[in-house]
RNA sequence: AGCUUGCUAGGCAAUCGCUUCAUUUUUGUGAAGAGGAAAGUCCGGGCUCCAUAGAGCAGAGUGCCAGGUAACGCCUGGGGGGCGCGAGCCUACGGAAAGUGCAGCAGAAAGUAUACCGCCAGCUCGCUGGUAAGGGUGAAAAGGUGUGGUAAGAGCGCACCGCAUGACUGGUAACAGUUCAUGGCGAUGGUAAACCCCACUCGGAGCAAGACCAAAUAGAAGUCCUACGGCGUUGCUCGCGCUGGACUUGGGUAGGUUGCUUGAGCUAAUUGGUGACGAUUAGCCUAGAUGAAUGAUUGUCCUCGACAGAACCCGGCUUACCGGCAAGCU
RNA sequence: GCGAGAUAGCUCAGGCGGUCAGAGCGUCGGAUUCAUAACCCGGAGGUCGAGAGUUCGAGUCUCUCUCUCGC
Numbered sequence: 001a002g003c004u005u006g007c008u009a010g011g012c013a014a015u016c017g018c019u020u021c022a023u024u025u026u027u028g029u030g031a032a033g034a035g036g037a038a039a040g041u042c043c044g045g046g047c048u049c050c051a052u053a054g055a056g057c058a059g060a061g062u063g064c065c066a067g068g069u070a071a072c073g074c075c076u077g078g079g080g081g082g083c084g085c086g087a088g089c090c091u092a093c094g095g096a097a098a099g100u101g102c103a104g105c106a107g108a109a110a111g112u113a114u115a116c117c118g119c120c121a122g123c124u125c126g127c128u129g130g131u132a133a134g135g136g137u138g139a140a141a142a143g144g145u146g147u148g149g150u151a152a153g154a155g156c157g158c159a160c161c162g163c164a165u166g167a168c169u170g171g172u173a174a175c176a177g178u179u180c181a182u183g184g185c186g187a188u189g190g191u192a193a194a195c196c197c198c199a200c201u202c203g204g205a206g207c208a209a210g211a212c213c214a215a216a217u218a219g220a221a222g223u224c225c226u227a228c229g230g231c232g233u234u235g236c237u238c239g240c241g242c243u244g245g246a247c248u249u250g251g252g253u254a255g256g257u258u259g260c261u262u263g264a265g266c267u268a269a270u271u272g273g274u275g276a277c278g279a280u281u282a283g284c285c286u287a288g289a290u291g292a293a294u295g296a297u298u299g300u301c302c303u304c305g306a307c308a309g310a311a312c313c314c315g316g317c318u319u320a321c322c323g324g325c326a327a328g329c330u
Numbered sequence: 331g332c333g334a335g336a337u338a339g340c341u342c343a344g345g346c347g348g349u350c351a352g353a354g355c356g357u358c359g360g361a362u363u364c365a366u367a368a369c370c371c372g373g374a375g376g377u378c379g380a381g382a383g384u385u386c387g388a389g390u391c392u393c394u395c396u397c398u399c400g401c
Stems, first nucleotide, its partner, number of pairs: 001330008010301007018033006035307001039318002042316005047206004054238004059202005064078005079093001080091004094197002099195002101191002116135002118131006143161006162185001163183005168177003210258004220249006229243005265284008302305001331401006339355004348386001357373004379395005
């Protein structure tokens, strides 16, 4: 000068307040009281109701391999590719030999390829034939270098490199190789974050879910439609559950409790594993509001304090963030 | 807890990837008129909300943010 991983996020004291709980008692006493992202709501799950989450079609998502996990689009380890001197970092990375589509402009030609200039041969001298080495266009033009060969050329032949296919070896696998054989390579160009194919996954709604208590929707009148119907579960069909339905008149209405925090929880030790993570034992309880608390003042110290505030709960990802510390490495 | 959108000063098209950046109103200049408006002719004005990625190529496809609106 950098790289990786992890931790931290002003400290202490006093006074007055706020929320919850406990205990006493008549207002006291004691205890606890935001985050690493509580955020965005981008994924996954728990929980609740609908069927126990069912069948088909449609639709959506994921996409190298192996493992972890309740699950994942997350994480760990590995492989291929790319970047960096390096520690390291990034990677939507299945299939283009099932089919369809797309490629503006330029250029001769853009997908059963082609011939503008050029090179060569012939002749009637501006036409015909051969060619793809060279030039030019483009993001992309049909292996590369050398040599032989030829009228000029060309995998046309050969050597090396590259490529493809098959075998062998190593590896659980992805994949790899100083290996072997075959193929002259117009086989099999690009694009799938274009349609599509293949494999796997996905039912819907969300705590305003739902449950309980209480009140009301009562009772009544009229009109219309009908049991092959209507409503819910879903985008459709089936299946399942409930049930006559729609409109008008008039009358009437009220909220409360719960769900709510003991949980895929935290800490320590031992232990399995490269690791993510798992196992055993011991200990601990750490916000739960519903107009919604976590604040204010003072003193003191320092390096003078960033981003930001729970609302059903967890695991991730992403984004914001003044700084500080530790370990390993270049 | 869900859903939708952002393109010229304003209101909106374009969503099928390429010469596709457009329309109306507004604005500027000209013409007309005694003058103004309307009508007529011509012009300017855009990083398509921001940043990455896929692709030869992105307003369009994908991801992440920002802002706005609705239930």
Model confidence (mean pLDDT): 76 of 100. This is a predicted complex of two RNAs, RNase P RNA and transfer RNA, with 401 nucleotides together. Rfam match: Bacterial RNase P class A. Gene Ontology terms of the family: tRNA processing, dimeric ribonuclease P complex and ribonuclease P activity. The family's RNA type in Rfam is ribozyme.